[in-house]
RNA sequence: GCCCUGAUGGCGGAACUGGCAGACGCGCACGGUUGAGGGCCGUGUCCUUAACAGGGUGGAGGUUCGAGUCCUCUUCAGGGCA
Numbered sequence: 001g002c003c004c005u006g007a008u009g010g011c012g013g014a015a016c017u018g019g020c021a022g023a024c025g026c027g028c029a030c031g032g033u034u035g036a037g038g039g040c041c042g043u044g045u046c047c048u049u050a051a052c053a054g055g056g057u058g059g060a061g062g063u064u065c066g067a068g069u070c071c072u073c074u075u076c077a078g079g080g081c082a
Stems, first nucleotide, its partner, number of pairs: 001081007010026003019065001027045007046055003058074005
């Protein structure tokens, strides 16, 4: 230099053919159970806001009624070729 794959909440990791983003699990918070702890059960858990509402898939554009998903450029990580 060229080619391929990947980047999604605090962590792991889903999202079908482009059609509800934060599924599910872990962790955490509060409550229940217990003499207490563990375990188990219930509720909640991306960000901003009093609320309405808005934003959010590495970054920036584009296509589309609609993009995590398709296209272009770019950053980073892993792999291959030379």